[in-house]
RNA sequence: GCUUUCAACAUCCCCGUUCCGGGGCGUGAACAUCCGAGACAACGGAAGCUUCGUCGCCGGAACUGAAGGC
Repeated sequence: GCUUUCAACAUCCCCGUUCCGGGGCGUGAACAUCCGAGACAACGGAAGCUUCGUCGCCGGAACUGAAGGC
């Protein structure tokens, strides 16, 4: 230098740190699609897109530490 396996340290256990992508849950507004009823408007339901928050959910990258291999 390359690579593999791990997380001791921790206010039960689990959890090393940061970032990226995805997913779940909660949440707000707008857009627009479908359905119901309706004269219009307002209303209700379903799914799409998206904001913010959250997850001890999955994956990736870089670093910290421990122990190996080449």
NadA riboswitch from a Terriglobales bacterium, 70 nucleotides, folded computationally.
The organism belongs to Terriglobales, within Bacteria.
The coordinates come from a structure-prediction model, not an experiment, and the mean pLDDT is 77.